[in-house]
Context: one part of a larger RNA
RNA sequence: UUGGGCGUAAAGGGUGCGUAGGCGGCCCAGUAAGUCGAUCGUGAAAGACCGGGGUUCAACCCCGGGGCGUCGGUCGAUACUGCUGUGGCUUGAGUCCGGUAGAGGAAGAUGGAAUUCCCGGUGUAGUGGUGAAAUGCGCAGAUAUCGGGAGGAACACCAGUAGCGAAGGCGGUCUUUCUGAGCUGAUAUUGACGCUGAUGCACGAAAGCGUGGGGAGCAAACAGGAUUAGAUCCCCUGGUAGUCCACGCCGUAAACGAUGGAUACUAGGUGUGGCGGAUCGUCAACGACUGCCGUGCCGAAGCUAACGCAUUAAGUGAUCCGCCUGGGGAGUACGGCCGCAAGGCUAAAACUC
Numbered sequence: 001u002u003g004g005g006c007g008u009a010a011a012g013g014g015u016g017c018g019u020a021g022g023c024g025g026c027c028c029a030g031u032a033a034g035u036c037g038a039u040c041g042u043g044a045a046a047g048a049c050c051g052g053g054g055u056u057c058a059a060c061c062c063c064g065g066g067g068c069g070u071c072g073g074u075c076g077a078u079a080c081u082g083c084u085g086u087g088g089c090u091u092g093a094g095u096c097c098g099g100u101a102g103a104g105g106a107a108g109a110u111g112g113a114a115u116u117c118c119c120g121g122u123g124u125a126g127u128g129g130u131g132a133a134a135u136g137c138g139c140a141g142a143u144a145u146c147g148g149g150a151g152g153a154a155c156a157c158c159a160g161u162a163g164c165g166a167a168g169g170c171g172g173u174c175u176u177u178c179u180g181a182g183c184u185g186a187u188a189u190u191g192a193c194g195c196u197g198a199u200g201c202a203c204g205a206a207a208g209c210g211u212g213g214g215g216a217g218c219a220a221a222c223a224g225g226a227u228u229a230g231a232u233c234c235c236c237u238g239g240u241a242g243u244c245c246a247c248g249c250c251g252u253a254a255a256c257g258a259u260g261g262a263u264a265c266u267a268g269g270u271g272u273g274g275c276g277g278a279u280c281g282u283c284a285a286c287g288a289c290u291g292c293c294g295u296g297c298c299g300a301a302g303c304u305a306a307c308g309c310a311u312u313a314a315g316u317g318a319u320c321c322g323c324c325u326g327g328g329g330a331g332u333a334c335g336g337c338c339g340c341a342a343g344g345c346u347a348a349a350a351c352u353c
Base pairs, nucleotide, nucleotide: 004324005323006322007307008306012321014203015202016201017200021196022195023194025089026088027087028085029084030083031082033081034080035077036076037075038074039073040072041071042069049065050064051063052062053061054060092193093190094189095188097185098184099183100182104179105178106177107176108174109173110172111155116150117149118148119147120146121145122144126137127136163170164169208249209248210247211246212245213244217243218242222238223237224236225235260320261319263317264316265315268298269297270296271295272294273293274292275291276290277289279288280287281286302309303308326353327352328351335346336345337344338343
């Protein structure tokens, strides 16, 4: 390579947008490139294959046959694919209109509880911490308690297997401003405008980096106290970067559903969120029935090595992308590209089992 695979064995790109490319709904007409048929030409000989013969066999040699191609020409077929059409259609996709839920995003304003600190009052000897202690804090008046003030960060209850977002992620309040996407209901409208997506572009937790702010609490590093044979840990007392904000970088995660996207089909049962429908029920709220979208649980067929998955598939098809190919060496070296750096991306081999 062929083939086989990617939830947990190696293997789904962190996520989206989108270029090339690949793939693509129903009907009509034309064409005849692919496709299919016929025929002609060419495909040298030798070799190879099959049959036969010669050398006493064989190697070897000779004869005959078949075969040898993404090949070319001509004539034909038109189901499928392609191409052409100021062709047609509406179910895929989009748009208009009416509703609607939401921690979706950005900016701004604002609130209370709590911690810490400062000032003042009351008050006196402890407090704090632990398995037990000690370091620490405290007669220069702590802890406790009351009043006032400052400042930063985070938003208890509501809160939910709940909701929103492409993912990362998103939670006090606002009748503030700007803004994205969805769902649903009806027609109307465009008329295949679609799906995927190498390269590329954008977004991307935490930590980290640059410049300038900010700094209450927490807390790598660090210091001290304990523990211990030792204790560069776990525990305690402190504590700096950082955590917060603005702008700019970084571009990685068990970035996980460890499960790529879109599409069609294939038993049900039971919760829950959103929007509808018409009928029934002592029908305001609610329940029963029912359509669509989301989110859970349990299960049939089927699948799976098993575990399990099971209309939110890991089932059954067709389609596009990414990726895997024994363990270690190694996600390393070298080179290249990116980065201020840290490092990231791409990515081997010797050797060894």
The part of an RNA shown here (small-subunit ribosomal RNA, central domain) has 353 nucleotides and comes from an uncultured prokaryote.